[in-house]
Small-subunit ribosomal RNA, central domain from an uncultured bacterium, 346 nucleotides, folded computationally. The prediction has a mean pLDDT of 88. The RNAcentral record of the full RNA draws on ENA and SILVA.
Context: one part of a larger RNA
Formats: sequence, C1' cells, structure tokens
RNA sequence: CUGGGUUUAAAGGGUGCGUAGGUGGCUUUGUAAGUCAGUGGUGAAAGCCCGGAGCUCAACUCCGGAACUGCCAUUGAUACUGCUUAGCUUGAAUCACGUCGAGGUGGAUGGAAUAUUACGUGUAGCGGUGAAAUGCUUAGAUAUGUAAUAGAACACCGAUUGCGAAGGCAGUUCACUAGGCGUGUAUUGACACUGAGGCACGAAAGCGUGGGGAUCAAACAGGAUUAGAUACCCUGGUAGUCCACGCCCUAAACGAUGUAAACUCGACGUUAGCGAUAUACAGUUAGCGUCCAAGCGAAAGCGUUAAGUUUACCACCUGGGAAGUACGACCGCAAGGUUGAAACUC
Repeated sequence: CUGGGUUUAAAGGGUGCGUAGGUGGCUUUGUAAGUCAGUGGUGAAAGCCCGGAGCUCAACUCCGGAACUGCCAUUGAUACUGCUUAGCUUGAAUCACGUCGAGGUGGAUGGAAUAUUACGUGUAGCGGUGAAAUGCUUAGAUAUGUAAUAGAACACCGAUUGCGAAGGCAGUUCACUAGGCGUGUAUUGACACUGAGGCACGAAAGCGUGGGGAUCAAACAGGAUUAGAUACCCUGGUAGUCCACGCCCUAAACGAUGUAAACUCGACGUUAGCGAUAUACAGUUAGCGUCCAAGCGAAAGCGUUAAGUUUACCACCUGGGAAGUACGACCGCAAGGUUGAAACUC
C1' cells in the first nucleotide's frame, strides 16, 4: 500500500461556523471530456508463457506463436458521470400565523440562611468527636430578642422534565437578543451534505490589573489517631471561591458512540404543538425515556435517538513499556499547551 477497524480490546477531533477539496434531487436539449466498441500506428531485442527443434538428457541454445493489460490517432455508441440548455418541487432556505423553554447579554429587585456589629434578657459553660483535645467563654460566651451591615447562593416548585452546537443554563422582574417546533393550496427553485487548513466558542483550576471578601477552603498552624501519620477526623486559616477587563485552551470536555441523508416490527410513559364540539379514546409532527421483533455484536449489550441495512465527507488506530517523554517548531506573562519521535527493552 491493499485490506480491516474506532461504545467497553489501539482508535471519533471538546463543540460549532466555514474556505479549498470531495460528493450531490426529478425531467429535458446539445456536446462527447470521462466511459464503452471497432480500426490503424506504436509498445526494441532478450526474458516470462505456449508449441516445436538442436546438443545422449537437463540446464542451455534456436525457430514460431502468444503476450506486452500501455500510449497516440481515427471512426462510431450515448445508458451512466461531467459540461451545457430549458424547466420542476419533494431536499434546502424564506415568509405568514401560532407556540415553547433554567437559551444568551445587561439592569433592577426579594426572602430565608450564614457571618459580623450594637443594645437587651440571662449564667456557666459552649463547641467538637468513635472518644477526646486544640479552640471560644466571668473583660459575660453558647442560647434568646431587637436593630443594622456585608457578600455569596437561590429551599419548596423540581421531574426518567425543559433549553442550548458543545462547555453549560435554575429566586422574581424589565429591556435587548438568538433558536427550536407546529400549521399553510404562500415565496425562491438544488440555493444542498461534509469539511483539510482557518476562525469563533470552550467546565474547573491557574495567571495579570483593579475591586470585593459572608461562606467554604488548597497551602499553613495547632489538636487527635497511629509503630510512624508530612493523611483520613477536629479547631483555626491564606490564596482562591465572587465582580470587571485581558489571558490560559485543558478534562472520565462521556452517550467513553463524528456529521448529514434514506430504509427496516411493535408496546408503554412523558414534553411542546396540530387537528376535532370534546377533559376520554384514537391519530399525527418534533423531542425526551423504558422494554423488545428482525438484524447486528466476542460478549455485555445495541435495537427508528442503532452499535441494524446503505450512501457522502471528515477525524483517528496498527503490540506493551520507554512517552504524550526528548528534540525542533508554533502559541503563552508564566504555569504550560499543540505538534510529536528514537535508542533500548519485553
């Protein structure tokens, strides 16, 4: 390379948008580039293959044929692909009317809890644990009442729920804004799918500058436990956790399952619509789930939300370790990230 694979054995990029490229719906006109057929030329000889012949055989040599799967020219064919002409509406998009949601950004605001402060009541303990101790407390703690301040998070509703491309999103409300879904005898008329590079977004932790700092809490200190205990438990506690702006760009970024399209029994539950006089029953569209037929799978299992049957495009894998390391390059303030070997060894 061919071939085979990627839920769990090695392997789906964290996610989207999109450039080049690859691929592309139905009918029709022309063309004849691809494609197919014929003919001509060329495709050196030797060799290989087939049939003969000569050395006693064979190797070897000689003769003839075939082959040389290719290229060029030419004459035709036109189903398919390409290019081209004219159309179509089912793919796609748009529009109208409805509808849905923790989708996003910014502002305003609410109550509970926590901590602190002030004052009142009140007196000897509180706190914590397996048991304790460190700690707090007669300078009056804990408890309880009133008032105030601060920051962060939003109980119940709450769900196998919903929304979002993913990360993710949850008190209430206002403004701005994106999207999905349904219905339609509306519009355009293939405008599509995928997508190397590229661009954008990307939890937590971390970094820079400036704020903020209630809670929790790496580091750290003390108390326990223990043979030891640089831990698990306890008392404290700083970065951080929060906000603004700018970086970082990684996760078991998981459904460990790339995106898009078509096809292939059913049952039950549920969310949002449609239609119907109707809440029931049944139907239908788009989701979210459970169980299963066929089929698939090494099995576990998957099973119209496929891991089934097919198509298009991208990404990735090729024994374990060394190693996601070294070196180089690019990116970063740094931490580090991306790309990514080999010797050697089993």